The RNA shown here (transfer RNA) has 73 nucleotides and comes from a Treponemataceae bacterium.
The coordinates come from a structure-prediction model, not an experiment, and the mean pLDDT is 81.
Rfam family: tRNA. Rfam describes the family as follows. Transfer RNA (tRNA) molecules are approximately 80 nucleotides in length. Its family is annotated with triplet codon-amino acid adaptor activity in the Gene Ontology.
[in-house]
RNA sequence: GCCUUUGUAGCUCAGUCGGUAGAGCGCAACCAUGGUAAGGUUGAGGUCUGCGGUUCGAUUCCGCACGGAGGCU
Numbered sequence: 001g002c003c004u005u006u007g008u009a010g011c012u013c014a015g016u017c018g019g020u021a022g023a024g025c026g027c028a029a030c031c032a033u034g035g036u037a038a039g040g041u042u043g044a045g046g047u048c049u050g051c052g053g054u055u056c057g058a059u060u061c062c063g064c065a066c067g068g069a070g071g072c073u
Stems, first nucleotide, its partner, number of pairs: 001072007010025004019056001027043005049065005
C1' cells in the first nucleotide's frame, strides 16, 4: 500500500432483507431472612464510532474518515 471483517447500555453480545433498540452479567431500590449469601420484583442506563449521500423515514443501504481484528505484498 491492497483485500476481508468488525464498531449497538459499564462489560459480553443479539437485533430488524429501512418504520424512533433488546438480552445476560453488572448497578440502584424494594421484597424476603434473626442476619448474610443465594433467590424474587421493579428501575436507571444508549444522539447504535464520526461526517456526508439515498429516502417521507437510516442502527440497518451507499461513500469517505477513524478505531479494532485477520490476510496479502